[in-house]
RNA sequence: GCCGAUGUAGCUCAGCUGGUAGAGCAAGGCUUUCGUAAAGCUUAGGUCAGGAGUUCGAGUCUCCUCAUCGGCU
Repeated sequence: GCCGAUGUAGCUCAGCUGGUAGAGCAAGGCUUUCGUAAAGCUUAGGUCAGGAGUUCGAGUCUCCUCAUCGGCU
């Protein structure tokens, strides 16, 4: 230099054919217990890597950029 993959909650990841952004773990609260752990219930937490475009509507499609990983030379 060229090609490909990945980027979504604190962490690990879903999100199908474009139509309300989700799960588990972690965190806060409550119940239970003499107390802790475990268990149950519940709450909060997101510029969807950044920018532009297409569209009535973009996490999803297109382009550019950035980061990480892999391959080729």

A computed fold for a 73-nucleotide RNA from an Abditibacteriota bacterium, annotated as transfer RNA. Its mean pLDDT, the model's own confidence on a scale to 100, is 81. The organism belongs to Abditibacteriota, within Bacteria. The sequence is in RNAcentral, with records from ENA.